Annotation: c-di-GMP-I-GGC riboswitch aptamer from Niallia nealsonii, 84 nucleotides, folded computationally. The coordinates come from a structure-prediction model, not an experiment, and the mean pLDDT is 83. The model forms 95% of the base pairs in the Rfam consensus. Rfam family: c-di-GMP-I-GGC riboswitch aptamer. Gene Ontology term of the family: cyclic-di-GMP binding. The source organism's lineage runs through Bacteria, Bacillota, Bacilli, Bacillaceae and Niallia.
RNA sequence: AGAAUCAAAGGCAAAUUUUACGAAAGUAAAAGACGCAAAGCCACGGGCCUAAUGUGUACAGCGAUGGCAGCCGGGCUACCGAGU
Numbered sequence: 001a002g003a004a005u006c007a008a009a010g011g012c013a014a015a016u017u018u019u020a021c022g023a024a025a026g027u028a029a030a031a032g033a034c035g036c037a038a039a040g041c042c043a044c045g046g047g048c049c050u051a052a053u054g055u056g057u058a059c060a061g062c063g064a065u066g067g068c069a070g071c072c073g074g075g076c077u078a079c080c081g082a083g084u
Base pairs, nucleotide, nucleotide: 001084011036012035016031017030018029019028020027021026034070040076041075042074044073045072046071047068048067049066054062055061
């Protein structure tokens, strides 16, 4: 110097359950581990979810001022250091 594959230590935590918040999507905490080398942070581009307010004759439809970073891309930051 160094994660395409792989050592050790350490880290995160899907589904599900409980509680709280929320109109919902979802979020937070605890339990729990499917996985993850950025599964750390940022909604900037695409995508996806929701539809309270709005629109609408309407409980249909449309539609982010709401979300998802563990969907892809982009930006910012970063621990250990085996083999080589």